Model confidence (mean pLDDT): 83 of 100.
Predicted 3D model of a 72-nucleotide RNA (transfer RNA) from a Candidatus Roizmanbacteria bacterium.
Taxonomically the source falls in Candidatus Roizmaniibacteriota (Bacteria, Bacteria candidate phyla).
Its Rfam family is "tRNA". By type it is a transfer RNA. About the family: Transfer RNA (tRNA) molecules are approximately 80 nucleotides in length.
RNA sequence: GGGUGCGUAGUUCACCGGUAGAACACUUCUCUGAUAAAGAAGAGAUAGAUGGUCCGAUUCCAUCCGCACCCA
Numbered sequence: 001g002g003g004u005g006c007g008u009a010g011u012u013c014a015c016c017g018g019u020a021g022a023a024c025a026c027u028u029c030u031c032u033g034a035u036a037a038a039g040a041a042g043a044g045a046u047a048g049a050u051g052g053u054c055c056g057a058u059u060c061c062a063u064c065c066g067c068a069c070c071c072a
Stems, first nucleotide, its partner, number of pairs: 001071007010024004018055001026042005048064005
């Protein structure tokens, strides 16, 4: 320099056109002499950034940014 893939909650991952979810972690409560475990409830991401297409975009397209891999 050329090419491919990935970027979504604190972490690991779903969702791949129709108002964004799970597990663990976190907060409160129940239980206990206390802790852990268990149970109940709750908070938390406008989806890497900016544009475009569309009635509607995390999802499709373009350009950038970051990471990984392949070729030279």

The sequence is in RNAcentral, with records from ENA.